[in-house]
RNA sequence: CGGGAACAAAGCCAAACCCGUUGCGAGGCGGGGACGGAAAGCCGCGGGCCUAAGCGUUAGCGGAGGUAGCCGGGUUGCUCCA
Numbered sequence: 001c002g003g004g005a006a007c008a009a010a011g012c013c014a015a016a017c018c019c020g021u022u023g024c025g026a027g028g029c030g031g032g033g034a035c036g037g038a039a040a041g042c043c044g045c046g047g048g049c050c051u052a053a054g055c056g057u058u059a060g061c062g063g064a065g066g067u068a069g070c071c072g073g074g075u076u077g078c079u080c081c082a
Stems, first nucleotide, its partner, number of pairs: 003081003012037002017032006035069001041075003045072003048067004055062002
């Protein structure tokens, strides 16, 4: 450096649900709470799924938004070495 996630060690994150807040909404944020997670750290590039007020339209649609804990991909990182 690459690979692997067994044995350890230090820890880390936080599903559902509840409360508050924000958004038209999907959702987001904060607190509580743990279903789980070896990247459940970060990035909307590809696919999927979800939303759809406003914008454009030849009214078919286009475009827009969300989801990184749906998958792929990119990138960064801790420990150990069966």
Predicted 3D model of an 82-nucleotide RNA (c-di-GMP-I riboswitch aptamer) from Nitrosospira sp. Nsp13. The same sequence occurs in records of 2 taxa. NCBI's taxonomy places the organism under Bacteria, Betaproteobacteria, Nitrosomonadales, Nitrosomonadaceae, Nitrosospira. The RNAcentral record of the sequence draws on ENA. Of the family's consensus pairs, 95% are formed in the model.